[in-house]
RNA sequence: UCGUACUUGCAGGGUUGGGUGAAAUCCCCUACCGGCGGUGAAAGCCCGCGACCCCAUCGCUUCGGCGAUGGGCUGACUUGGUGAAAUUCCAAGGCCGACGGUCAGAGUCCGGAUGGGAGCAAGUCGGC
Numbered sequence: 001u002c003g004u005a006c007u008u009g010c011a012g013g014g015u016u017g018g019g020u021g022a023a024a025u026c027c028c029c030u031a032c033c034g035g036c037g038g039u040g041a042a043a044g045c046c047c048g049c050g051a052c053c054c055c056a057u058c059g060c061u062u063c064g065g066c067g068a069u070g071g072g073c074u075g076a077c078u079u080g081g082u083g084a085a086a087u088u089c090c091a092a093g094g095c096c097g098a099c100g101g102u103c104a105g106a107g108u109c110c111g112g113a114u115g116g117g118a119g120c121a122a123g124u125c126g127g128c
Base pairs, nucleotide, nucleotide: 001127002126003125005124006123007122008121009120010119017029018028019027031108032107033097034096035049036048037047038046044095045094053072054071055070056069057068058067059066060065077093078092079091080090081089099111100110101109
């Protein structure tokens, strides 16, 4: 330095302060948060991926379900400035956020989750 064979580790944050009400961290005002890789400049809202969800096939099963592969689905941005280059920086104004539960409707509470994982790092092995 390359390969990717093996091993190990890491790998998601956030409800503040108030109002109404019998009851709301779920409504209203205010606040807070933003996985991974890429992208002539740094991204929740550009391109792609992961997870959740659905379908098919195969295998396992304590018959409750579980796993693998493939496919599908999957939210949101504009204006101005600088510059060679920025929907990524600066200024301003916006927008988005799965499913189930809950005495009242959830991005932030509880749960699947001590799970999974895009990936990141280190080491061993081998080659140059």
Predicted 3D model of a 128-nucleotide RNA (FMN riboswitch aptamer (RFN element)) from an Actinomycetota bacterium. It matches the Rfam family "FMN riboswitch aptamer (RFN element)". Rfam describes the family as follows. The RFN element is a highly conserved domain that is found frequently in the 5'-untranslated regions of prokaryotic mRNAs that encode for flavin mononucleotide (FMN) biosynthesis and transport proteins.